[in-house]
Context: one part of a larger RNA
RNA sequence: GCCUGCGAGUUAGCGAUCUGUGGCAAGGUUAAGGGAUAUCCCGGAGCCGUAGCGAAAGCGAGUCCUAACUGGGCGUUUAGUCACAGGUUCUAGACCCGAAGCCGAGUGAUCUAUCCAUGGGCAGGCUGAAGCGAAGGUAAGACUUCGUGGAGGGCCGAACCGACUUGGGUUGAAAACCGAGCGGAUGACCUGUGGUUAGGGGUGAAAGGCCAAUCAAACUCGGUGAUAUCUGGUUCUCCCCGAAAUGCAUUUUGGUGCAGCCUCACGUGUUUAGCACCGGUGGUAGAGCACUGGAUGGGCUAGGGGGCCCACAAGCUUACCGAACUCAGCCAAACUCCGAAUGCCGGUGCUUGAGAGCGUGGGAGUGAGACUGCGGGGGCUAAGCUCCGUAGUCGAGAGGGAAACAACCCAGACCGCCAGCUAAGGUCCCUAAAUAGCGCUAAGUGGGAAAGGAUGUCGAGUCGCAUAGACAACCAGGAGGUUGGCUUAGAAGCAGCCACCCUUGAAAGAGUGCGUAAUAGCUCACUGGUCAAGUGGUUCGGCGCCGACAAUGUAGCGGGGCUAAGCGUUAUACCGAAGCUGCGGCAUUUCUCUUCGGAGGGAUGGGUAGGGGAGCGUCGUGUGGCGGGAGAAGCGGCCGCGGAAGCGAGCCGUGGACGCCACACGAGUGAGAAUGCAGGC
Numbered sequence: 001g002c003c004u005g006c007g008a009g010u011u012a013g014c015g016a017u018c019u020g021u022g023g024c025a026a027g028g029u030u031a032a033g034g035g036a037u038a039u040c041c042c043g044g045a046g047c048c049g050u051a052g053c054g055a056a057a058g059c060g061a062g063u064c065c066u067a068a069c070u071g072g073g074c075g076u077u078u079a080g081u082c083a084c085a086g087g088u089u090c091u092a093g094a095c096c097c098g099a100a101g102c103c104g105a106g107u108g109a110u111c112u113a114u115c116c117a118u119g120g121g122c123a124g125g126c127u128g129a130a131g132c133g134a135a136g137g138u139a140a141g142a143c144u145u146c147g148u149g150g151a152g153g154g155c156c157g158a159a160c161c162g163a164c165u166u167g168g169g170u171u172g173a174a175a176a177c178c179g180a181g182c183g184g185a186u187g188a189c190c191u192g193u194g195g196u197u198a199g200g201g202g203u204g205a206a207a208g209g210c211c212a213a214u215c216a217a218a219c220u221c222g223g224u225g226a227u228a229u230c231u232g233g234u235u236c237u238c239c240c241c242g243a244a245a246u247g248c249a250u251u252u253u254g255g256u257g258c259a260g261c262c263u264c265a266c267g268u269g270u271u272u273a274g275c276a277c278c279g280g281u282g283g284u285a286g287a288g289c290a291c292u293g294g295a296u297g298g299g300c301u302a303g304g305g306g307g308c309c310c311a312c313a314a315g316c317u318u319a320c321c322g323a324a325c326u327c328a329g330c331c332a333a334a335c336u337c338c339g340a341a342u343g344c345c346g347g348u349g350c351u352u353g354a355g356a357g358c359g360u361g362g363g364a365g366u367g368a369g370a371c372u373g374c375g376g377g378g379g380c381u382a383a384g385c386u387c388c389g390u391a392g393u394c395g396a397g398a399g400g401g402a403a404a405c406a407a408c409c410c411a412g413a414c415c416g417c418c419a420g421c422u423a424a425g426g427u428c429c430c431u432a433a434a435u436a437g438c439g440c441u442a443a444g445u446g447g448g449a450a451a452g453g454a455u456g457u458c459g460a461g462u463c464g465c466a467u468a469g470a471c472a473a474c475c476a477g478g479a480g481g482u483u484g485g486c487u488u489a490g491a492a493g494c495a496g497c498c499a500c501c502c503u504u505g506a507a508a509g510a511g512u513g514c515g516u517a518a519u520a521g522c523u524c525a526c527u528g529g530u531c532a533a534g535u536g537g538u539u540c541g542g543c544g545c546c547g548a549c550a551a552u553g554u555a556g557c558g559g560g561g562c563u564a565a566g567c568g569u570u571a572u573a574c575c576g577a578a579g580c581u582g583c584g585g586c587a588u589u590u591c592u593c594u595u596c597g598g599a600g601g602g603a604u605g606g607g608u609a610g611g612g613g614a615g616c617g618u619c620g621u622g623u624g625g626c627g628g629g630a631g632a633a634g635c636g637g638c639c640g641c642g643g644a645a646g647c648g649a650g651c652c653g654u655g656g657a658c659g660c661c662a663c664a665c666g667a668g669u670g671a672g673a674a675u676g677c678a679g680g681c
Base pairs, nucleotide, nucleotide: 001681002680003679004678005677006676011092012091013090015089016088017087018086019085020084021083022082023081024080027048028047029046033042034041035040052059053058062074063073064072065071095233096232098230102223103222104221105220106219107218113197115195116194117193118192119191120190121189122187124156125155126154127152131148132147133146134145135144136143160184161183162182164181165180166179167178168177199215201211202210203209236615237614238613239612240611241610246259247258248257249256250255260366261365262363263362264361265360266359267358268357271356273351274350275349276348277347278346279345280344281343286338287336288335292332293331294330296328297327298326299325303321304320305318306317307316308315369394370393371392372391373390374389375388376387377386378385399410400409401408414585415584416583417582419581420580421579425575426574427573428560429559430558434572436570437569438568439567440566446562452546453545456543457542458541459540460539461538462537463536464535465534473530474529475528476527477526479503480502481501484498485497486496509524513522514521586605587604588603589602590601591600592599593598616670618667619666620665621664622663623662624661625660626659627658634654635653636652637651638650639648640647641646
């Protein structure tokens, strides 16, 4: 891992409450117990109901509050009760498995920690303390030297004890080992045997270490099915409906209570919803500045500052600051002189007649939501961010499209069909269906991106110039006063400052740029000529260009590939879904008709949590009916039937003794999941 078996809402209480069925009914019913065997009788204690109100005395269809109600609260206009079955609930382990733990009583020091008693062990080598002796030395000493001596938690190093480093091992040879090195090795040393201390206790040269591979409280059994707002699991089928992830509260936030939303029964009977019209409501969007504030410029100006003047007082002045006032232009969630659209409330009408609404009661689940559009708060007008409102979808929704893709677009799957029409989206090939018309794009733009930039290109407008010859090109002119004045070393059109005139003329700036030290030189504006028809500026719009750098490999169309198979627009076809239609069938619900057999019409049938309904199957009991050695059950195969669970007393084989059907009843009643349990492989 697979297979087989086992494996989870049970039982109790004359509990509570609701529903169904039945008995009796203003009543209903017994309990313990008895009769001794009859699912029968007795037993009326008790319980529920028949009257309530008040804290109570108490009063009573009323009563309480009050001095008292024209008042208010709770009642009065009647249906219960007993039994059985079912739903839910309470108390119990209460659907099943699962803690870490708490307490009690015991068992442990054969491991290990300390201690006690009694034994054992430590190759070899090195060093050479005290003391002692001799000699020297001294007054005597001290002292020195040599010898002797053999001390030491002394030195080196085996056994022995340890465990510092590293390699291996790591489903090991081993639940701590192996190799190579390493530390202690006469000591606070190591060790045999026997004994001591016990669980909030021991022991500890102290690491919360150790106390039998277990230690921040051992192990065994018990209380015990501890408790678990937590995780996991919870077994047959079909039919109908179908949520929530919100509000308030919570030692509460992954829990719970009440409400909301779902379901079922009964009641009510259109009260619901959509739309239209009528009437009402409001302060948002927008806008505005009349209030509250903010805020820019001008005018005017109280006051202040500076200057002049000044003994004081005053006066004059000001490119300074500036309240108020005023003009113009602005800003605001907590501003409003205004003010929509939606929304909300009411009335009337029409449509809808449905799993609409409302009320009472039984049963729930939900109370982690997610994304998208729109309106906002927070954040950075960040987030697949977060928090509200509103709508949709997913959640609980399959199908088609978006290459793939819960949430986007289309569309809501009862079943069958080798039939048809469409939606979104598509129609060159992959790939079902158009190689349509008119324009645009040249960038593979399409098929990723901004500020910004540009004689890309198409269209629309507008303003100039132009056969009295424009624009471009070419030929020619582009002069004189004058080197304007100033400045400057110089400044001559051309460093800079000021001014920017006059003359000749077809035209020519006191000069557009290059250039010089300054001149010079080149050039432009402007003019004539040649040529001969359009040529410039500007605005708006369409589509393109640049801006554009990333990590495996093209890689920013799904691919091929496309110049239309891109973009815009127009028209007609077609394809395309579980949508709609057609044909056949099933079910739910409702209506009509009915000869009560049924017939016909309408609508409905996605579905998680969850509510409701109807069934299948297993084991057993009762009653009735049957099968079986001429072969029961079980098992294997074949065939058949039913809408499903399933069924066949159909056939063949195997097997060898019990089994089936109908109705009713009772459950140890259905397995794929629980790191489930046991066995097998």
About this RNA:
Predicted 3D model of a 681-nucleotide part of an RNA (large-subunit ribosomal RNA, domain II) from an Acidobacteriaceae bacterium. Rfam family: Bacterial large subunit ribosomal RNA.